[in-house]
A computed fold for a 349-nucleotide part of an RNA from an uncultured bacterium, annotated as small-subunit ribosomal RNA, central domain. RNAcentral holds the full RNA, with entries from ENA, Greengenes and SILVA. The coordinates come from a structure-prediction model, not an experiment, and the mean pLDDT is 90.
Context: one part of a larger RNA
RNA sequence: CUGGGCGUAAAGCGUGCGCAGGCGGUAAGUUAAGUCUGAUGUGAAAGCCCCGGGCUCAACCUGGGAAUGGCAUUGGAAACUGGCUUGCUGGAGUGUGGCAGAGGGGGGUGGAAUUCCGCGUGUAGCAGUGAAAUGCGUAGAUAUGUGGAGGAACACCGAUGGCGAAGGCAACCCCCUGGGUUAACACUGACGCUCAUGCACGAAAGCGUGGGGAGCAAACAGGAUUAGAUACCCUGGUAGUCCACGCCCUAAACUAUGUCAACUGGUUGUCGGGGGAUUAAUUCCCUUGGUAACGAAGCUAACGCGUGAAGUUGACCGCCUGGGGAGUACGGCCGCAAGGUUAAAACUC
Numbered sequence: 001c002u003g004g005g006c007g008u009a010a011a012g013c014g015u016g017c018g019c020a021g022g023c024g025g026u027a028a029g030u031u032a033a034g035u036c037u038g039a040u041g042u043g044a045a046a047g048c049c050c051c052g053g054g055c056u057c058a059a060c061c062u063g064g065g066a067a068u069g070g071c072a073u074u075g076g077a078a079a080c081u082g083g084c085u086u087g088c089u090g091g092a093g094u095g096u097g098g099c100a101g102a103g104g105g106g107g108g109u110g111g112a113a114u115u116c117c118g119c120g121u122g123u124a125g126c127a128g129u130g131a132a133a134u135g136c137g138u139a140g141a142u143a144u145g146u147g148g149a150g151g152a153a154c155a156c157c158g159a160u161g162g163c164g165a166a167g168g169c170a171a172c173c174c175c176c177u178g179g180g181u182u183a184a185c186a187c188u189g190a191c192g193c194u195c196a197u198g199c200a201c202g203a204a205a206g207c208g209u210g211g212g213g214a215g216c217a218a219a220c221a222g223g224a225u226u227a228g229a230u231a232c233c234c235u236g237g238u239a240g241u242c243c244a245c246g247c248c249c250u251a252a253a254c255u256a257u258g259u260c261a262a263c264u265g266g267u268u269g270u271c272g273g274g275g276g277a278u279u280a281a282u283u284c285c286c287u288u289g290g291u292a293a294c295g296a297a298g299c300u301a302a303c304g305c306g307u308g309a310a311g312u313u314g315a316c317c318g319c320c321u322g323g324g325g326a327g328u329a330c331g332g333c334c335g336c337a338a339g340g341u342u343a344a345a346a347c348u349c
Base pairs, nucleotide, nucleotide: 003321004320005319006318007303008302012317014201015200016199017198021194022193023192025088026087027086028085029084030083031082033081034080035077036076037075038074039073040072041071042070049065050064051063052062053061054060091191092188093187094186095185096183097182098181099180103177104176105175106174107173108172109171110154115149116148117147118146119145120144121143125136126135162169163168206247207246208245209244210243211242215241216240220236221235222234223233258316259315260314261313262312263311266294267293268292269291270290271289272288273287274286275285276284277283298305299304322349323348324347331342332341333340334339
């Protein structure tokens, strides 16, 4: 480089936006860069290949032909690709009227529960476990009544449910704000798809500064268990978990399945919208967008996938190429650090 691949064997970037690049609907005209075709010139000779000839053969020598990726000039063709011009509405988008939603940011409010504090009642236990002990309690605990403080999370509803690009999002109310979907028309007129580099977002843990700190809880201490027990169990408990701002940039970031588009039998449930028929209640049919279960054909090594494809195709990107060494070393870039990212080789099987 080519080939073959990427759900589970090695392999889909965590996710999106998007410049360059690649690719691109439909009609007509034009051009002639790509493309096709003719001619001319050139592509030295020798060599290679083919057909002959000469040394007794061969090597060798020699004649002719063919071949020579191609390049240049010129005449022509105009289907396809490209350029230009003018259109179209099916792709894409905008407007209008609805609708659903834990989508995002900010502010406010609420109740249950845990803990702590004050006061009252009350007395000897409480807590904990497989069993115990450490621990708490006559300086009055646990329990119970009442009042208060503070932080964090929002039972039921709740669902194979909804929303979001992913990470993720759940009490209630208000403000600001993104996206989606649907119906019928109107409008723009290919404005599209993908995307190396780049930019943005990105759970948890961790880091910096300042707050906050109820519960939980790495580390740590003690009690048990055990041969030991740097654990599992128990009693405590600090970072942290929470907030603001700034970093970090990784995950089994998973559907282990890149994005977009077209095509290819069905059945059942559920969520959102629209239309139609019908009934006391409502049920049924059609359509559209999600989310699930089962399955024709087909695919698959099998498992399984199966209109939300892993089926049949196209466009573009990313990635893989035996195991270990190793996602490591060195160097670069990024970071306060922790480290991240890019990423080998020797050697070995």